TPP riboswitch aptamer (THI element) from an uncultured Acidiferrobacteraceae bacterium, 98 nucleotides, folded computationally. Rfam family: TPP riboswitch aptamer (THI element). Gene Ontology term of the family: thiamine pyrophosphate binding. The family has 115 seed sequences and 16,130 matches in Rfam 15.1. Rfam's curators write: Vitamin B(1) in its active form thiamin pyrophosphate (TPP) is an essential coenzyme that is synthesised by coupling of pyrimidine and thiazole moieties in bacteria. Model confidence (mean pLDDT): 77 of 100. It was read from a public genome assembly, where an Rfam model found it. Of the family's consensus pairs, 100% are formed in the model.
Formats: sequence, structure tokens, C1' cells
RNA sequence: UGUCAUCCAACGGGGUGUCCGGCCGCAGCCGGACUGAGAAUCACCCGCUGAACCUGAUCCGGAUCAUACCGGCGGAGGAACCUGGAUGAUGGCCUCGC
Repeated sequence: UGUCAUCCAACGGGGUGUCCGGCCGCAGCCGGACUGAGAAUCACCCGCUGAACCUGAUCCGGAUCAUACCGGCGGAGGAACCUGGAUGAUGGCCUCGC
């Protein structure tokens, strides 16, 4: 001094579904159930090796009480265009000694 792995911190990006019940009649809030890392916050996920997330989409097929619940669409289009540190592994270069 390079690369890789893990972890930490900073910065940046992202998501508020569906069903049931209650407060009321809408909106909204609270509780429970389902999937999920997360259904919303002192958290969780993702940052180009980018399926985090958004668009298409009030899409198509299947399952479900119901739903982006599962699959398709699809490596389609877009998307944050990341900095420092610690530990470990493994290289390059330089210097000294034998």
C1' cells in the first nucleotide's frame, strides 16, 4: 500500500398491506389475526456484484375469510451512484539483519 470477508459508525435510499372486532355513522385511532427482516420507527432492509424499493398495475394465473399471500410479468424500465474505522485472511512494493 492493494484485494477479500465480517463487524461498527457516518451519510444516502426505501416500505404504512389485507381481514376481524371496538370507539362512531364517514374519516381516523386502538386491539387481535395473516405473510414478511420490517405492516412502522431509539426498529428493519438496501446503497451498483444495486430483486431494498418504485413503475407497468384498478395487470395475468393459483391459493385464501381476505390481501403484492404464492407464482408470472422479469435481469422489463427506473432506483440511493456510500465515506471512515476495527479485526481477520491474502498479495505487491520498500528498508534492515542473517